Context: one part of a larger RNA
């Protein structure tokens, strides 16, 4: 010099894009951050109708016994519309956070899989026939302070379960073909077993089951690459490798049995220490060296520590179970919680934002749709935190004005600078209008942006620094003192180095110092 997620100090006028807990993966009050589908399914409520029983006011009429009349009202029983706890179906594995931990096939490239998975989507092809048993909601009973149970009865489905059919698929077995990269892959007459399904409205469609293949996304396998420390030399018994079994989507000491003793290691095993890893970003003429915030990839993790469960996928942030640390509730018998989701709160720091609007766009889930949910997300607050832009005015104007400053008392400097004149309005402030982002309809943003008009020079400059590196000088003051200092140095009586003031250089809505980097 340049560079920053930056902080202090002093100052601070406006907007446009960024960006903001680098410290405690400390601990958490509220409230929101993942639901939806009544076009699966019985139920339950809530409005409106019709219709039936029951009650039966007002009027009427009357021979005062009554008869007529239907208003309110309950009850069943039917349709419409609504709304919805449960069952069930799809999604909650996606998005959203952090970087604890990892020094490893985790990252980052090329390769591989004759060892594999893959809901929803696209493409083709083949199918949906016929039974059956339950249960939750709901009564009713009954434990409990809750949180939650428990008993009994009933009852549906696209919820379970048998059968039945098999295009095709899978198992084993086969007369064979054919190919090769060890084990072996591909083909394949032919008989033999196993495996399917649901049904719904608004009658047009969404669905359902089996299968190939595609496309997405996923697993695994190797090559090479990825900080330090030898004051860390030896490490290894599932440990290296065969055989067989078992386990998985699938290959493997991935697990078990039995056999062999092997594997790794100065080309640095092991052991320690520190780190998430790249795209990038910073700095450099490169090399290289630093660094890994924000954006985008992969990864790991969800208070610690362990498990599996459901499912196409997890070993599953806002699911379950156990353990443990804490915090809350209790009727002591027991329970509940989990912000490294957006906002907020204490706490810790040098230091880091709002308990904001809206789903209007995009993008995601459900649904046939209407639409519902989305603190994703678009936006709006605050922060000179960065980087752009742009204003604090132009033109004139010598009596070289007044102050101030110095002085050799003549003067000189501030300085066209000020006044005065004479104009202009970006910006901000007032008024009128007013988008685009949206496909018919639907704008948070936002009376935003912009675009007119009127109006007044008004309402807007500071920071460092002036011995030499280094641009920029002089009075006082102060007297090795107070103090400066990035180095070299300055100050002990005329200090251009300190401290105030005049002038002056430099950048400038910022200027300094400070940590860190090249």
């Nucleotide at each position: 010099g340049g560079a920053c997620g930056a902080a202090c100090g002093c100052u601070g006028g406006c907007g446009g894009c960024g960006u903001g807990c680098c410290u405690a993966a400390c601990a958490c009050a509220u409230g929101c951050a993942a639901g939806u589908c009544g076009a699966g399914c019985g139920g339950g409520g809530a409005u409106c109708g019709c219709u039936u029983a029951g009650u039966g006011a007002a009027g009427u009429u009357u021979u005062c016994g009554g008869a007529u009349g239907g208003a309110u009202c309950u009850g069943g029983g039917u349709g419409a519309u609504u709304c919805u706890a449960g069952c069930g179906g799809c999604g909650g594995a996606c998005g959203g956070g952090u970087g604890a931990g990892u020094a490893a096939c985790g990252c980052g490239u090329g390769a591989g899989c004759a060892a594999c998975c893959u809901g929803c989507c696209u493409a083709u092809c083949a199918c949906a026939g016929g039974g059956g048993a339950a249960u939750a909601a709901c009564g009713c009973a009954u434990c409990g302070a809750a949180a939650g149970g428990u008993g009994u009865g009933c009852u549906a489905a696209u919820a379970c379960c048998g059968c039945a059919u098999g295009a095709g698929a899978c198992c084993a077995c086969a007369g064979g073909a054919u190919c090769g990269c060890a084990u072996g892959g591909u083909c394949a007459a032919g008989g033999g077993g196993u495996c399917a399904a649901a049904g719904a409205u608004u009658u047009a469609u969404c669905g359902g089951u089996g299968a190939u293949a595609g496309a997405u996304g996923g697993g695994c396998u190797c090559g090479c690459g990825u900080c330090u420390g030898a004051u860390u030399a030896g490490c290894u018994a599932g440990u290296u490798g065969g055989u067989g079994a078992g386990g998985u989507a699938a290959c493997g000491g991935c697990c078990c049995a039995c056999c062999a003793a092997g594997g790794c290691g100065a080309c640095g095993a092991u052991c320690a220490g520190u780190a998430g890893c790249c795209g990038g970003c910073c700095u450099g003429a490169g090399a290289g060296g630093g660094u890994g915030a924000a954006c985008g990839g992969c990864c790991a993790c969800a208070u610690u520590g362990g498990g599996a469960c459901u499912g196409a996928g997890a070993c599953a942030c806002g699911g379950c179970c156990c353990a443990a640390a804490c915090u809350c509730c209790u009727a002591c018998g027991g329970g509940a919680g989990g912000c490294a989701g957006c906002a907020g709160u204490g706490g810790g720091g040098a230091a880091u934002a709002u308990u904001g609007c809206a789903c209007a766009a995009u993008g995601g889930g459900g649904g046939a749709a209407a639409c519902c949910c989305u603190g994703a997300u678009g936006c709006a607050g605050c922060g000179a935190c960065g980087c752009c832009g742009c204003g604090u005015g132009a033109g004139u104007g010598a009596a070289g004005a007044a102050g101030u400053a110095u002085u050799u008392c003549g003067g000189u400097a501030u300085g066209u600078a000020a006044a005065g004149c004479u104009c202009u309005a970006u910006c901000a402030g007032c008024a009128g209008g007013g988008a685009a982002g949206a496909a018919a309809a639907u704008g948070a943003c936002g009376g935003u942006a912009c675009c007119u008009g009127a109006c007044u020079a008004a309402g807007a400059a500071g920071c460092c620094c002036c011995g030499g590196c280094u641009a920029a000088c002089u009075a006082c003051g102060u007297g090795c003192c107070a103090g400066c200092a990035g180095c070299c140095g300055c100050g002990g009586u005329a200090a251009u180095a300190c401290g105030u003031a005049g002038g002056g250089g430099g950048c400038a809505a910022g200027c300094g110092u400070u940590a860190u980097c090249c």
Predicted 3D model of a 518-nucleotide part of an RNA (small-subunit ribosomal RNA, 5' domain) from an uncultured bacterium. RNAcentral holds the full RNA, with entries from ENA and Greengenes. Its mean pLDDT, the model's own confidence on a scale to 100, is 87.